[in-house]
RNA sequence: GAUUGGCUUUAGGGGUAUUCUGGAUAAGAAUUGAGAUAGACCCUUUGAACCUGAUCCGGCUCAUACCGGCGUAGGGAAAAGCAAUCCAAGGAAU
Numbered sequence: 001g002a003u004u005g006g007c008u009u010u011a012g013g014g015g016u017a018u019u020c021u022g023g024a025u026a027a028g029a030a031u032u033g034a035g036a037u038a039g040a041c042c043c044u045u046u047g048a049a050c051c052u053g054a055u056c057c058g059g060c061u062c063a064u065a066c067c068g069g070c071g072u073a074g075g076g077a078a079a080a081g082c083a084a085u086c087c088a089a090g091g092a093a094u
Base pairs, nucleotide, nucleotide: 001086002085003084004083006082007081008080009079010078011044012043013042014041017031018030019029020028021027050075051074052073056069057068058067059066
């Protein structure tokens, strides 16, 4: 000096649905998911975390979810330190 599915600190961003019972926006149960308001989880420009288009289109599902498209779309929150590996140069000792 470069690299990394790496670590830490501080700071910041984000989502919280569907189905059933129920008079109910209470409460309970179930499903998926990292997370279903958790004080956790995920993401921070190397940015599909998340938002918009979108009550979108096709498949599938009881439904959400999931898969594909839209999507090289439009937006979206960062700095510092450390470690490891590699490269280069210099110094010391033998």

Predicted 3D model of a 94-nucleotide RNA (TPP riboswitch aptamer (THI element)) from Parapedobacter composti. Its mean pLDDT, the model's own confidence on a scale to 100, is 76. Rfam family: TPP riboswitch aptamer (THI element). From the family's description: Vitamin B(1) in its active form thiamin pyrophosphate (TPP) is an essential coenzyme that is synthesised by coupling of pyrimidine and thiazole moieties in bacteria.